[in-house]
Molecule: c-di-GMP-I riboswitch aptamer
Organism: Sulfurovum sp.
RNA sequence: GAAAUAUAAAGCUAAACUAUUUGUGAAAAUAGGACAGAAAGCUGCGGGUCUGUAAAGAUGUUAUGCAGAUAGCCGGGUUACAUUU
Numbered sequence: 001g002a003a004a005u006a007u008a009a010a011g012c013u014a015a016a017c018u019a020u021u022u023g024u025g026a027a028a029a030u031a032g033g034a035c036a037g038a039a040a041g042c043u044g045c046g047g048g049u050c051u052g053u054a055a056a057g058a059u060g061u062u063a064u065g066c067a068g069a070u071a072g073c074c075g076g077g078u079u080a081c082a083u084u085u
Base pairs, nucleotide, nucleotide: 002085003084004083005082012037013036017032018031019030020029021028022027035072041078042077043076045075046074047073048070049069050068051067052066053065054064
């Protein structure tokens, strides 16, 4: 330096749920909590899912455009601890 791995040791993150706050909303932040994780670190590049809005429109609904959310949905990019080879 590369690859593999969660076995061991030292560590790390924090699901659901609850409280408060922000947001039209999806959702996010803080605190508690601990389902799970070998990148569950970071990154909206591709896809998926979700939200809002425009237009068509009698209602319902459908695809499309625009804006956003999701990294613990998958893939890509990038950085990194330990052990073994």